This is a predicted structure of a 72-nucleotide RNA (transfer RNA) from Chaetoceros tenuissimus.
[in-house]
RNA sequence: GCUCGUAUGGCGCAGUGGUAACGCAUUUGACUUGUAAUCAAAAGAUCCCAUGUUCAAUCCAUGGUGCGAGCU
Numbered sequence: 001g002c003u004c005g006u007a008u009g010g011c012g013c014a015g016u017g018g019u020a021a022c023g024c025a026u027u028u029g030a031c032u033u034g035u036a037a038u039c040a041a042a043a044g045a046u047c048c049c050a051u052g053u054u055c056a057a058u059c060c061a062u063g064g065u066g067c068g069a070g071c072u
Stems, first nucleotide, its partner, number of pairs: 001071007010024003018055001026042005048064005
C1' cells in the first nucleotide's frame, strides 16, 4: 500500500427494512436475626461517525475512524 471481517447498555451478545431481545452486573422490594442464595420489579443502548437510498435504516450504499486477520 491492497483486500476481507468487525463496531449494538457497565460487560458479553441477539436482532437481514417497520423504533432493539436475552444473560451477567446495578438499584428497589420480598424472604432471613443478618449476609449470601432465591423470587418479583425497575432503571440502563438517539445501535462508532458523516452523507446518501427509502414513506421508514441497527439493517442497504459510499466515505471516514478504531480493532482484528490476510496479501505484498
The prediction has a mean pLDDT of 82. Its Rfam family is "tRNA". Its family is annotated with triplet codon-amino acid adaptor activity in the Gene Ontology.